The RNA shown here (c-di-GMP-I riboswitch aptamer) has 74 nucleotides and comes from Cryobacterium sp. PH31-AA6.
Of the family's consensus pairs, 94% are formed in the model.
NCBI's taxonomy places the organism under Bacteria, Actinomycetota, Micrococcales, Microbacteriaceae, Cryobacterium.
The sequence was found by an Rfam model in a public genome assembly.
């Protein structure tokens, strides 16, 4: 440096639910919370789901793909 992996430790994220805020909505954001996660980090590219004022929009914690990455092991 690369590939594969996640038994231990450090560190990380944060479902449901609650509060605030924003949006027509699905949802987003902030705080609490901690079910889980080895990419539960990023990208709506393919499939899928959801919303809609039918113009469009949302979901990356539904699956696949692409990009990037901490710690450790082999």
């Nucleotide at each position: 440096c690369g590939a594969u992996c996640g038994c231990a430790a450090g560190g990380g994220c944060a479902c449901a639910c609650c509060c605030g805020u924003u949006g027509c909505a699905a949802g987003g954001c902030g705080g609490g919370g901690u079910c889980g996660c080895a990419a539960a980090g990023g990208c709506a590219c393919g499939g899928g789901a959801c919303c809609u004022u039918c113009g469009g929009g949302u979901c990356a914690g539904c699956c696949g793909g692409c990009c990037u990455a901490c710690c450790g092991a082999u």